[in-house]
Annotation
Predicted 3D model of an 84-nucleotide RNA (Glycine riboswitch aptamer) from a rhizosphere metagenome.
RNA sequence: GCGCGGGAGAGCGUCGCCGGACCCUGGUCCGGAGUCCGCCGAAGGAGCAACCGCCCCGGAAUCUCUCAGGUCAAAGGACCGCGC
Numbered sequence: 001g002c003g004c005g006g007g008a009g010a011g012c013g014u015c016g017c018c019g020g021a022c023c024c025u026g027g028u029c030c031g032g033a034g035u036c037c038g039c040c041g042a043a044g045g046a047g048c049a050a051c052c053g054c055c056c057c058g059g060a061a062u063c064u065c066u067c068a069g070g071u072c073a074a075a076g077g078a079c080c081g082c083g084c
Base pairs, nucleotide, nucleotide: 001084002083003082004081005080006079011037013036015034017032018031019030020029021028022027023026038071039070040069044067045065046064047063051059052058053057
């Protein structure tokens, strides 16, 4: 690195818009993308630095920040186990 298995957290919030359905004709429901605010951190990224090493120079996190990402499910997913 590849394959298989396990794998958490946080509003399915607000406000228009688009499409569809229903019907009481002006409302309701479903789906999609977007805005705003809140929240989470275990892709990635960044910071400090515990720690580590071939040791005065390097490597550096599960800590910190949330740019990105995520916030029903799906997907993804650090990390762990097994096999090659």

Notes
Its mean pLDDT, the model's own confidence on a scale to 100, is 80. The sequence is in RNAcentral, with records from MGnify. Rfam family: Glycine riboswitch aptamer. Rfam's curators write: This family represents the bacterial glycine riboswitch.